[in-house]
C1' cells in the first nucleotide's frame, strides 16, 4: 500500500408521507420530511417486480397478452470510493 472486515471518528445518502412540475401509466425531477442505508455512490448487464401508449386477440364496450417504458433504497454481477480498531 493491498484484500478482507465494520468498533470509533468526520462526515454523507434520504424512505413514506404533503407541495409543484414532466410522464398514458409505471415512475422521474425538485421542495419539504426523515423510515432507515457502510456503497442506500454509479451502470439496465442477468433475474424478479410494476406499468400497458403503441400493437395484437376476445366470451366486449371493457377484458387479456405484450417492453420498445419504469425500477439500483429488490436480488445478483461490474465500475469506483471516505475512515481505520479488533
Nucleotide at each position: 500500500a493491498g484484500c478482507u472486515c465494520g468498533a470509533a471518528a468526520c462526515g454523507g445518502c434520504a424512505a413514506a408521507g404533503c407541495u409543484g412540475c414532466c410522464g398514458a401509466a409505471a415512475g422521474a425531477c425538485a421542495g419539504u420530511g426523515a423510515c432507515g442505508c457502510a456503497a442506500a455512490g454509479u451502470c439496465a448487464c442477468g433475474g424478479a417486480u410494476c406499468u400497458a401508449a403503441g400493437g395484437a386477440g376476445g366470451c366486449a364496450u371493457u377484458c387479456u397478452c405484450u417492453a420498445u417504458g419504469a425500477c439500483c433504497g429488490c436480488c445478483g454481477g461490474a465500475c469506483u470510493a471516505c475512515c481505520g480498531a479488533a

A computed fold for an 86-nucleotide RNA from a Candidatus Bipolaricaulota bacterium, annotated as c-di-GMP-I riboswitch aptamer.
The sequence was found by an Rfam model in a public genome assembly.
Rfam family: c-di-GMP-I riboswitch aptamer. About the family: GEMM was predicted in a large-scale screen for bacterial structured RNA regulatory elements.
NCBI's taxonomy places the organism under Bacteria, Bacteria candidate phyla, Candidatus Bipolaricaulota.